[in-house]
Model confidence (mean pLDDT): 83 of 100. The RNA shown here (SAM riboswitch aptamer (S box leader)) has 102 nucleotides and comes from a marine eukaryotic metagenome. Rfam family: SAM riboswitch aptamer (S box leader). Rfam links the family to the GO term regulation of gene expression.
RNA sequence: UCUUAUCCAGAGUGGCUGAGGGACUGGCCCUUAGAAGCCACGGCAACCUCCUAUUGUGGGAAGGUGCCAACUCCGACAGAACAAAGUUUCUGAAAGAUAAGA
Numbered sequence: 001u002c003u004u005a006u007c008c009a010g011a012g013u014g015g016c017u018g019a020g021g022g023a024c025u026g027g028c029c030c031u032u033a034g035a036a037g038c039c040a041c042g043g044c045a046a047c048c049u050c051c052u053a054u055u056g057u058g059g060g061a062a063g064g065u066g067c068c069a070a071c072u073c074c075g076a077c078a079g080a081a082c083a084a085a086g087u088u089u090c091u092g093a094a095a096g097a098u099a100a101g102a
Base pairs, nucleotide, nucleotide: 001102002101003100004099005098006097007096012041013040014039015038016037020030021029022028025075026074027073042068043067044066047064048063049060050059051058072095077092078091079090080089081088082086
């Protein structure tokens, strides 16, 4: 970089440190009552995986990843609905994230 799948569920404390963080952009939000990062321990989930089953059912969590504010925090692009309006609703795409494979 490409392909496929998933993204309205779930899960945090302590130590070091000290000002940013939530991808980008517009919002909105979190944060010195301590951001991000690192470390320790804990947890969630079940993609790979294990057992069962035998064509996709049920169960597990030792190992490889991942994750532990807010739906991927919301919108953005296209379409539709509602008489009109709209800081509305819905559908899809794009972008992103994660996994597995190439």